A computed fold for a 115-nucleotide RNA from a soil metagenome, annotated as SAM riboswitch aptamer (S box leader).

RNA sequence: CUCAUUGAGACCGGCUGAGGGACAGGCCCUUUGACGCCGGGGCAACCUUCGGGAUUAACCACCCCGUAAUAGGUGCUAACUCCUGCGGGGUCCUUCAGGGCUACCGGAAAAUGAG
Numbered sequence: 001c002u003c004a005u006u007g008a009g010a011c012c013g014g015c016u017g018a019g020g021g022a023c024a025g026g027c028c029c030u031u032u033g034a035c036g037c038c039g040g041g042g043c044a045a046c047c048u049u050c051g052g053g054a055u056u057a058a059c060c061a062c063c064c065c066g067u068a069a070u071a072g073g074u075g076c077u078a079a080c081u082c083c084u085g086c087g088g089g090g091u092c093c094u095u096c097a098g099g100g101c102u103a104c105c106g107g108a109a110a111a112u113g114a115g
Base pairs, nucleotide, nucleotide: 001115002114003113004112005111006110011040012039013038014037015036019029020028021027023085024084025083026082041077042076043075046073047072049068050066051065052064053063081109086106087105088104089102090101091100092099093098
């Protein structure tokens, strides 16, 4: 940089000791111990693997599906990516400048995986 996904799911112990939730604003978590590190467990199904389908004369590969998870590589394990951020739709209010609400559409940013 490209592609895919992001309202589901999953905690204990030890060490340490003041910050953390990307950024900004909010709102939260935290000395009843944050963040981080170590050990063990768990979740998940991106890659791999496994099963099925399709294809094929047959097999393999590619492709599609799986409420498969045996083994491996990552990842994750407070809150929807915690919410909003930019543009538009719907709806309500209005002093007509705008404002509220919205599991609506698209975008940006971020995270994770594969390349």
Its mean pLDDT, the model's own confidence on a scale to 100, is 85.
The sequence is in RNAcentral, with records from MGnify.